A computed fold for a 70-nucleotide RNA from Cyphomyrmex costatus, annotated as transfer RNA. The prediction has a mean pLDDT of 81. The organism belongs to Cyphomyrmex, within Eukaryota. RNAcentral holds the sequence, with entries from Rfam.

[in-house]
RNA sequence: GGCCCCGUUGUGUAGCGGCCUAGCACGCCGCCCUCUCAAGGCGGUAGCGCGGGUUCGAAUCCCGUCGGGG
Numbered sequence: 001g002g003c004c005c006c007g008u009u010g011u012g013u014a015g016c017g018g019c020c021u022a023g024c025a026c027g028c029c030g031c032c033c034u035c036u037c038a039a040g041g042c043g044g045u046a047g048c049g050c051g052g053g054u055u056c057g058a059a060u061c062c063c064g065u066c067g068g069g070g
Base pairs, nucleotide, nucleotide: 003070004069005068006067007066010026011025012024013023018056027045028044029043030042031041032040049065050064051063052062053061
């Protein structure tokens, strides 16, 4: 220098152009339950690496860039 893969709440992941003001599990916070704790139930918390483009509409497609892996 070239090629390929990955980047989404604190962590691990789903998503394949509209049902997504983004789902699930764990975590964290509050409440309920309990003599207390755990378990369980209910509610909440917080995220698409960055910039640009395409499109009526982008986490999703394209370009650049940054970071990680091969």